[in-house]
RNA sequence: GCGGCUGUAGCUCAACGGAUAGAGCAACGGCCUACGGAGCCGUAGGUUGCAGGUUCAAGUCCUGUCAGCCGCG
Numbered sequence: 001g002c003g004g005c006u007g008u009a010g011c012u013c014a015a016c017g018g019a020u021a022g023a024g025c026a027a028c029g030g031c032c033u034a035c036g037g038a039g040c041c042g043u044a045g046g047u048u049g050c051a052g053g054u055u056c057a058a059g060u061c062c063u064g065u066c067a068g069c070c071g072c073g
Stems, first nucleotide, its partner, number of pairs: 001072007010025004018056001027043005049065005
C1' cells in the first nucleotide's frame, strides 16, 4: 500500500428497514439477615466510533473517514 472483519450502557453481547434500542454482569437503592460480599425486589445508565447520503422511517442500506484485529504484498 491492497483486501476482509469488528465498533451499540462501565464490561460482555442482542436487536427483518418500522412499537419507548434491550439482556446478563457491574453500579446504586430497598428487603432479608447476627453480618452481607449470598438471596429477593427495584432504579439509574446510550450522540449505536465520526461525517454525509438514500428512505415516510436507518443500529440495520450506500459513500467517506477514524480505531482495533486478521490476511496479502

Source information:
A computed fold for a 73-nucleotide RNA from a Caldisericia bacterium, annotated as transfer RNA. The source organism's lineage runs through Bacteria, Pseudomonadati, Caldisericota and Caldisericia. The RNAcentral record of the sequence draws on ENA. The coordinates come from a structure-prediction model, not an experiment, and the mean pLDDT is 81. Rfam family: tRNA. Gene Ontology term of the family: triplet codon-amino acid adaptor activity. By type it is a transfer RNA. From the family's description: Transfer RNA (tRNA) molecules are approximately 80 nucleotides in length.